[in-house]
Molecule: transfer RNA
Organism: Clostridiaceae bacterium
């Protein structure tokens, strides 16, 4: 070279057939329980859904293209 497949919170991931406000563990941060921790339990911040167009009333979801990771075959 080519052909597939991933890329969504700081980490691992969900996310139905395109539809209402973008989420779950874990982490952090504050509270609350404690003599002080741990453990528990409550709440809270955290996202340009990889980047760039396109389709469409409406895109994390479908097209294209490009970066990035993997896997196969030559």
């Nucleotide at each position: 070279g080519c052909a597939c497949c991933c890329a969504u919170a700081g980490c691992c991931c969900a996310g139905u057939u395109g539809g209402a406000u973008a989420g779950a563990g874990c982490g952090u941060c504050a509270g609350a329980u404690u003599c002080c921790g741990a453990u528990u339990c409550u709440g809270a911040a955290g996202g340009u859904c990889a980047c760039a167009g396109g389709u469409u009333c409406g895109a994390g979801c479908c097209c294209u293209g490009u970066u990035g990771g993997g896997u196969g075959c030559g």